[in-house]
RNA sequence: UCGCAAGUCCGCCUUGUCGCUGCCUACGUAAGUAGGGGGAGGAAAGUCCGGGCAACACAGAGCGCCGCUCAGGUUAAUGGCCUGAUGUCCGUGAGGGUAUGGUAGCGUAACAGAAAAUAACCGCCCGAAAGGGUAAGGGUGAAAAGGUGAGGUAAGAGCUCACCGCGGAGGCAGCAAUGUCGUUCGGCCGUACGUCCAGUGGGUUGCAAGACCGUGUAUACCGGCAAUUAAGGGUGGCUCGCCCGAUGCCGGGGGGUAGGUUGCUGGAGAUGAUGGGUAACCAUCAUCGUAGAUCAAUGACAGGGGCUUCACUUCGGUGGAGUACAGAACCCGGCUUAUAGGAGUUGCAAAACA
Numbered sequence: 001u002c003g004c005a006a007g008u009c010c011g012c013c014u015u016g017u018c019g020c021u022g023c024c025u026a027c028g029u030a031a032g033u034a035g036g037g038g039g040a041g042g043a044a045a046g047u048c049c050g051g052g053c054a055a056c057a058c059a060g061a062g063c064g065c066c067g068c069u070c071a072g073g074u075u076a077a078u079g080g081c082c083u084g085a086u087g088u089c090c091g092u093g094a095g096g097g098u099a100u101g102g103u104a105g106c107g108u109a110a111c112a113g114a115a116a117a118u119a120a121c122c123g124c125c126c127g128a129a130a131g132g133g134u135a136a137g138g139g140u141g142a143a144a145a146g147g148u149g150a151g152g153u154a155a156g157a158g159c160u161c162a163c164c165g166c167g168g169a170g171g172c173a174g175c176a177a178u179g180u181c182g183u184u185c186g187g188c189c190g191u192a193c194g195u196c197c198a199g200u201g202g203g204u205u206g207c208a209a210g211a212c213c214g215u216g217u218a219u220a221c222c223g224g225c226a227a228u229u230a231a232g233g234g235u236g237g238c239u240c241g242c243c244c245g246a247u248g249c250c251g252g253g254g255g256g257u258a259g260g261u262u263g264c265u266g267g268a269g270a271u272g273a274u275g276g277g278u279a280a281c282c283a284u285c286a287u288c289g290u291a292g293a294u295c296a297a298u299g300a301c302a303g304g305g306g307c308u309u310c311a312c313u314u315c316g317g318u319g320g321a322g323u324a325c326a327g328a329a330c331c332c333g334g335c336u337u338a339u340a341g342g343a344g345u346u347g348c349a350a351a352a353c354a
Stems, first nucleotide, its partner, number of pairs: 001350001003348004008343003012305007020039002023036005041325001045336002048334005053206004065202005070084005085100006101197002105195005121138002123134004146164006165188001166186004170181004210262004219254001221252006232244004269288008306323007
């Protein structure tokens, strides 16, 4: 220099005019007026995980259901994150993707193939044949019954042996996953998915949770008064009587609706320094005050500047275009997705130069 890999950060600035929404101060009975000051993000998004908080319920267990699954750590917590282990795939490399509890039993494995699991189609061997033996060789397939060599045999075969591979035990290293060692044992009936089993997490619903206040109209219930016996009921065999009740007005009054207040923004808080740790993260100290709307504010217009890019150029500039994704709604920690453009760190490979 060119091409890459992995993290990090920024993500338009400014002036004027007119507005919007909270807060503070002054004035005002109030409505409001004046002044001051605050007012979106790295993802506010998706609502996918985890927690706080709240109600259900002054409360516990089991089954089911839904996730998760190598080890250690981190945390309020997690299925997140960090570090490490093993297999496998991609890359020359830095690095990246992916998988990982158990396997006793059961089920399935299309097409092709003789055969998909207690394998005989061709081939080989025995045999006159019938038939039998044989997993060495062939071809099929995603997957074919450990590999090489020697012995052995009718031909073959872990049938036997050596080495390699695999699995178990033991020693050593490591907290562990695991690694390693010819110390020893086993001739070693496959693979994938599901079922099943084991461990582990989750009670359900979400701030429209929940708490408080509560105008008017209507009204449960209670009291008083008035009018009338007009409905009905109780007592009773029937009638009267008595009691309740019915209608209107006045007063009291519970619950609930509109609406309002609260929850509500000071927190697992942010920034910086120091220390511990490989890291995620943690501790200590200092500093800071940073939206709180609810038919839902955070805007509109005009000017100047920055950045990117294109065209022209007398190389001084001039002109055009673009300036992303996006918009809080109880609050946090993550993950995922979107994002014009820019800055920077570490590492890798190649070439050139010193």
The RNA shown here (Bacterial RNase P class A) has 354 nucleotides and comes from Alistipes sp. It is recorded under the gene name rnpB. Taxonomically the source falls in Alistipes (Bacteria, Pseudomonadati, Bacteroidota, Bacteroidales).